Model confidence (mean pLDDT): 83 of 100.
c-di-GMP-I riboswitch aptamer from Butyricicoccus sp. TM10-16AC, 89 nucleotides, folded computationally.
The RNAcentral record of the sequence draws on Rfam.
Lineage of the source: Bacteria > Clostridia > Eubacteriales > Butyricicoccaceae > Butyricicoccus.
[in-house]
RNA sequence: AAACGAUAAUAGCAAACCCACCGAAAGGUGGCGACGCAAAGCUAUAGGGCCUUACCCCUCAUCGAGAGGGCUGGCAGCCAGUUACCGAA
Numbered sequence: 001a002a003a004c005g006a007u008a009a010u011a012g013c014a015a016a017c018c019c020a021c022c023g024a025a026a027g028g029u030g031g032c033g034a035c036g037c038a039a040a041g042c043u044a045u046a047g048g049g050c051c052u053u054a055c056c057c058c059u060c061a062u063c064g065a066g067a068g069g070g071c072u073g074g075c076a077g078c079c080a081g082u083u084a085c086c087g088a089a
């Protein structure tokens, strides 16, 4: 230095449920709460993947709906990229 990750030490994050707010939705923020996490830190216009569909196209059809496509928006707790604490084997 790289790789690795203890029933080590120190510090940390916070799923679901519920409440409030924002949003069309996915989802987000705050509170509560811990399922878990060795990067559950950061990065979402130019890696892949997944979710959403107010609006547009399209279809049915008749002012409504959605089997489909897209703009959009989102997820880093899916993989990935990048930076970092500790040090047993």
Base pairs, nucleotide, nucleotide: 004087005086012037013036018031019030020029021028022027035077041082042081043080047079048078049075050074051073055070056069057068058066059065060064